[in-house]
RNA sequence: CACUCAUCAAGAGAGGUGGAGGGUAAGGGCCCGAUGAAACCCGGCAACCAUUGGGAAUAAAUUUCCAAACGGUGCUAAAUCCCUCCAGGUUUUUCUGGAAGAUGAGUU
Numbered sequence: 001c002a003c004u005c006a007u008c009a010a011g012a013g014a015g016g017u018g019g020a021g022g023g024u025a026a027g028g029g030c031c032c033g034a035u036g037a038a039a040c041c042c043g044g045c046a047a048c049c050a051u052u053g054g055g056a057a058u059a060a061a062u063u064u065c066c067a068a069a070c071g072g073u074g075c076u077a078a079a080u081c082c083c084u085c086c087a088g089g090u091u092u093u094u095c096u097g098g099a100a101g102a103u104g105a106g107u108u
Base pairs, nucleotide, nucleotide: 002107003106004105005104006103007102008101013042015041016040017039021032022031023030026084027083028082029081043076044075045074048072049071051068052067053066054065055064056063057062080100085098086097087096088095089094
């Protein structure tokens, strides 16, 4: 980098350093920001993988449910902030699905 599967409207600080930008790239919109952005540290959230404990199914391998949260990631404004491409409905403004994107796990 490619492919497969799952999830994406919930949740998470009035802390420290830092100083002007940020909301993944591009365009449009709409927002956040000196009552301090990014980034880093600490804290926190969640529970995908691993681990631990308990329950259920099975002859067994194994599968599945619940809980915990010391490990590996991830996340910590707004639906993946909204639209951009395709399809369908509605009928002129919206809705749904897909694609795309993000994250995790796996395969080559």
This is a predicted structure of a 108-nucleotide RNA (SAM riboswitch aptamer (S box leader)) from Firmicutes bacterium UBA5486. The model forms 97% of the base pairs in the Rfam consensus.